[in-house]
RNA sequence: AGAGCAGGUUGGGCAACCGCGAGCACAAUGACCGCGAGGUCGUGUUCGAGGAAAGUCCGAACUCCACAGGGCAGGGUGCUGGAUAACGUCCAGCGGGGGCAACCCCAGGGACAGUGCCACAGAAAGAAACCGCCUGCGGGAGUGUAUGUCCCGAAGGUAAGGGUGCAAUGGUGGUGUAAGAGACCACCAGGAGCCGGGCGACCGGCUCGCUAGGUAAACCCCACCCGGAGCAAGACCAAGUAGGGGGAGAAUGAGGCGGCCCGUGGACUCCCCGGGUUAGGUCGCAGGAGGCCCCGGGCAACCGGGGUCCCAGAUGGAUGGUUGCCGCCCCGCCCACCGGUGCGGCCGGUCGCGGGGGCACAGAAUUCGGCUUACAGACCUGCUCACCGC
RNA sequence: CGGGAUGUGGCGCAGCUUGGUCAGCGCGCGUGCCUUGGGAGCACGAGGCCGGGGGUUCAAAUCCCCCCAUCCCGACCA
Numbered sequence: 001a002g003a004g005c006a007g008g009u010u011g012g013g014c015a016a017c018c019g020c021g022a023g024c025a026c027a028a029u030g031a032c033c034g035c036g037a038g039g040u041c042g043u044g045u046u047c048g049a050g051g052a053a054a055g056u057c058c059g060a061a062c063u064c065c066a067c068a069g070g071g072c073a074g075g076g077u078g079c080u081g082g083a084u085a086a087c088g089u090c091c092a093g094c095g096g097g098g099g100c101a102a103c104c105c106c107a108g109g110g111a112c113a114g115u116g117c118c119a120c121a122g123a124a125a126g127a128a129a130c131c132g133c134c135u136g137c138g139g140g141a142g143u144g145u146a147u148g149u150c151c152c153g154a155a156g157g158u159a160a161g162g163g164u165g166c167a168a169u170g171g172u173g174g175u176g177u178a179a180g181a182g183a184c185c186a187c188c189a190g191g192a193g194c195c196g197g198g199c200g201a202c203c204g205g206c207u208c209g210c211u212a213g214g215u216a217a218a219c220c221c222c223a224c225c226c227g228g229a230g231c232a233a234g235a236c237c238a239a240g241u242a243g244g245g246g247g248a249g250a251a252u253g254a255g256g257c258g259g260c261c262c263g264u265g266g267a268c269u270c271c272c273c274g275g276g277u278u279a280g281g282u283c284g285c286a287g288g289a290g291g292c293c294c295c296g297g298g299c300a301a302c303c304g305g306g307g308u309c310c311c312a313g314a315u316g317g318a319u320g321g322u323u324g325c326c327g328c329c330c331c332g333c334c335c336a337c338c339g340g341u342g343c344g345g346c347c348g349g350u351c352g353c354g355g356g357g358g359c360a361c362a363g364a365a366u367u368c369g370g371c372u373u374a375c376a377g378a379c380c381u382g383c384u385c386a387c388c389g390c
Numbered sequence: 391c392g393g394g395a396u397g398u399g400g401c402g403c404a405g406c407u408u409g410g411u412c413a414g415c416g417c418g419c420g421u422g423c424c425u426u427g428g429g430a431g432c433a434c435g436a437g438g439c440c441g442g443g444g445g446u447u448c449a450a451a452u453c454c455c456c457c458c459a460u461c462c463c464g465a466c467c468a
Base pairs, nucleotide, nucleotide: 002385003384004383005382006381007380008379009378010377012326013325014324015323016322017321018320020048021047022046023045024044025043026042030041031040032039033038050361054372055371057370058369059368060367061366062230063229064228065227069262070261071260072259074226075225076224077223078222079093080092081091082090083089094108095106096105097104098103109221110220114219115218116215117214118213130162131161132158133157134156135155137153138152139151140150141149170188171187172186173185174184175183189211190210191208192207193206194205195204196203197202234283235282236281237280244273245272246271247270248269249268257263275467276466277465290309291308292307293306294305295304296303297302327359328358329357330356331355336350337349338348339347340346391464392463393462394461395460396459397458400417401416402415403414410448419435420434421433422432423431441457442456443455444454445453
């Protein structure tokens, strides 16, 4: 100096002024708005978007339905061992695949429990003789006769060869045979049994010729998990009236507990029309499976202990604007220098000054843990390969 | 904020459950015939890789996963 792999950080910076939202303290117990529940107004101080706040794809917390019950049906997950509140997530390993390597990828249980499917082609898509090869038999040709040869027929053997196909009954080579064949032998692939190692997935060795396709992101089988709805959940309060009309069901037990059955429980429930509400107010709602640092355990995910910090909470929806300086990128102009051309002009490059524009993806809405997707640029760490020099 | 559905020629749709030579129907479009000409009618034809990407499979519009776009529904009081 080149090509690449893995991981991490950041996501323009600083200052001043003005503005917006929220918490806390103080003060008047006042003023204003509202029928009301309630809300707003002053001063000071503190805080104020993200790594993805996004997609809403999983898992939970929380709330209500009965304390979340039993069975069937349904849904999900799927190598092994751990982590975790939980997960389809993460970590470590096993097996398979890709790459020279660093490293990356895999929904990766079961096809000797059963069923289905495998289009077209092909004889046959599951336990297969179409062509071919071989054997003996019958008939025929030719010959004086016979063996042998050739042709035809039916029977049998054969998975070596041809052909079809994504896929044809382990593969290659040899022995053997009438021709063939794990029939036998050597090597390779797989399977079963035994032994050894490992918690395990699995790995290694020996023996046995044991070798009947694929598909489960087809039904299914096995193992494990799952009750439903979602903050527009839900709780409290206030005002108003047409607290109304019609229909359906209900103590013969409704509605509700996603579906069905059982069970539970004990009184209203559902639909349509009409009315009201700046789609009334407050809570839920910001101290949490919380962040940072240190120590200890563990390969790691993570766990335990100690210290320290408080870090958004809107509801027509705050988190912004202006100015100055600096950083990076882009564009244009002028001047100087260098190079090209015989000169001017023109073109290219470098430095400096000044001017203009821009700084990705995107923005909380009950809250967390993940996954996925989007993302200009800058920086850091570790590693691999190839080349050169010593 | 939460929940759900759809995407297939220019337009409206079927096919997806049960994967296969399965890409089709109607309207529209083009050419020719018919007509004096137009419309209608008859005959023939063009046009889509199934919203995008990846995976499973011999094989994907169809099965699975991730994105994109469009559309729909859901307040409270009584």